[in-house]
Context: one part of a larger RNA
RNA sequence: CUGGGUGUAAAGGGCGCGCAGGUGGGCUUGAUAGUUAGAGGUGAAAUCCUGUGGCUUAACUGCAGAACUGCCUUUAAUACUUCAAGUCUUGAGUGCGGAAGAGAGAGACGGAAUUCCAGGUGUAGUAGUGAAAUACGUAGAUAUCUGGAAAAACACCAGUUGCGAAGGCGGUCUCUUGGUCCGUAACUGACACUUAGGCGCGAAAGCGUGGGGAGCAAACAGGAUUAGAUACCCUGGUAGUCCACGCUGUAAACGAUGAAUACUUGGUGUUGGUCCCAUUGGGAUCAGUGCCGAAGCUAACGCAUUAAGUAUUCCACCUGGGGAGUACGAUCGCAAGGUUGAAACUC
Numbered sequence: 001c002u003g004g005g006u007g008u009a010a011a012g013g014g015c016g017c018g019c020a021g022g023u024g025g026g027c028u029u030g031a032u033a034g035u036u037a038g039a040g041g042u043g044a045a046a047u048c049c050u051g052u053g054g055c056u057u058a059a060c061u062g063c064a065g066a067a068c069u070g071c072c073u074u075u076a077a078u079a080c081u082u083c084a085a086g087u088c089u090u091g092a093g094u095g096c097g098g099a100a101g102a103g104a105g106a107g108a109c110g111g112a113a114u115u116c117c118a119g120g121u122g123u124a125g126u127a128g129u130g131a132a133a134u135a136c137g138u139a140g141a142u143a144u145c146u147g148g149a150a151a152a153a154c155a156c157c158a159g160u161u162g163c164g165a166a167g168g169c170g171g172u173c174u175c176u177u178g179g180u181c182c183g184u185a186a187c188u189g190a191c192a193c194u195u196a197g198g199c200g201c202g203a204a205a206g207c208g209u210g211g212g213g214a215g216c217a218a219a220c221a222g223g224a225u226u227a228g229a230u231a232c233c234c235u236g237g238u239a240g241u242c243c244a245c246g247c248u249g250u251a252a253a254c255g256a257u258g259a260a261u262a263c264u265u266g267g268u269g270u271u272g273g274u275c276c277c278a279u280u281g282g283g284a285u286c287a288g289u290g291c292c293g294a295a296g297c298u299a300a301c302g303c304a305u306u307a308a309g310u311a312u313u314c315c316a317c318c319u320g321g322g323g324a325g326u327a328c329g330a331u332c333g334c335a336a337g338g339u340u341g342a343a344a345c346u347c
Stems, first nucleotide, its partner, number of pairs: 003319004007301002012315001014201004021194003025088007033081002035077008049065006091191001092188003095184005103177007110154001114150008125136002162169002206247006215241002220236004258314006266292012296303002320347003329340004
């Protein structure tokens, strides 16, 4: 390389948009590039193979044949692919009528809790733990009442619920805005799928500048525990967590399962539509979301119409363990570091 694979053994890119490329629905006509068939030319010799001959045999070698699976020209065929023209509606999209939603951005508002501040009442403890101590408190704490301030998060509703491409999204209202589903069948008429490179989005932590700082809390300090305790427990506590703008670009970024399309027994929940019967209710269907299971698949576990089944198209990735996601180079980054990514050696 051919091949075989990628849920858990090595292996699906974190996710989208999308150029090139690859692949692509039904029918008709034409062309005949691919394709198929015939014919002709060429495909040096040697080699290889077959037959046969010559050296005593063999190696070696003479002769003949086959072969040289290729290329060129030409004639024909037109099923398939392709190309050109036309046409169709089921793929795709648009329109129209409905629907649900923690989808996104901005602004405003709300109540509970927490801490702090001021004042009132009130007196000796409070807090904390396995037990304690550090800590706080007679300079009046804890508790309780009134008033005020601040920041962050939104109890119940809440649900194998919903939405989003993923990351993710949860108080209420308003504005702006993306997508999806159902019904209809008016319009376009294959406009589609996938996508290297590219562009964009991308939790937490971290970085830069400027704000903010209630609670929590790396680091740090103290108290315990212990043989020790640079920990687990306790009292404190700074970055950070929050906001704006910019960077970083990684995660067990997981369903450890790429995207798209078609097909293949069922049962039972649930969410959003539509339709039918209708008595609380029952049923059908489309789109999601769970569980259990047939065939089939699988090394097994398990998967099973939301496939890990049966097939097709395109992309990504794997090829023994360690060395190593390291070195070097390149590139991106303010840095931290990211991306790409070996070898010697060793088992």